A computed fold for a 108-nucleotide RNA from a soil metagenome, annotated as SAM riboswitch aptamer (S box leader). Its Rfam family is "SAM riboswitch aptamer (S box leader)". Rfam's curators write: The SAM riboswitch is found upstream of a number of genes which code for proteins involved in methionine or cysteine biosynthesis in Gram-positive bacteria. The sequence is in RNAcentral, with records from MGnify.
RNA sequence: UUCAUCAAGAGUUAGCUGAGGGACUGGCCCAAUGAAGCUGCGGCAACCAUCGCAUAGGCGAAACGGUGCCAAUUCCGACAGGAAGAGAUUGUUUUCCUGGGAGAUGAA
Numbered sequence: 001u002u003c004a005u006c007a008a009g010a011g012u013u014a015g016c017u018g019a020g021g022g023a024c025u026g027g028c029c030c031a032a033u034g035a036a037g038c039u040g041c042g043g044c045a046a047c048c049a050u051c052g053c054a055u056a057g058g059c060g061a062a063a064c065g066g067u068g069c070c071a072a073u074u075c076c077g078a079c080a081g082g083a084a085g086a087g088a089u090u091g092u093u094u095u096c097c098u099g100g101g102a103g104a105u106g107a108a
Stems, first nucleotide, its partner, number of pairs: 001108006011041001013040004020030003025077003042070003046067003050061004074102001079099008
């Protein structure tokens, strides 16, 4: 850089450490009943790999391998478009849907 996926799933576990973290940003959350990080054990099963079925290009199994992941929909909004409701009397607000951008993970 390209392609695919992101509404599911999985520890309030033990030790070290000691103030921050959830990418950024605005919110809103988590955190000394210890944040982030490292290690051990445990787990999930997203992708690649493995096995079986099926071959219009998927479905299932296992978790032994390579990464990854284990608070909250990628926590929500952010940019664009559409629909509905409320109030109001010409512009405000709420909810939902679609697409894009950004981000994360895997493979090439």

Its mean pLDDT, the model's own confidence on a scale to 100, is 82.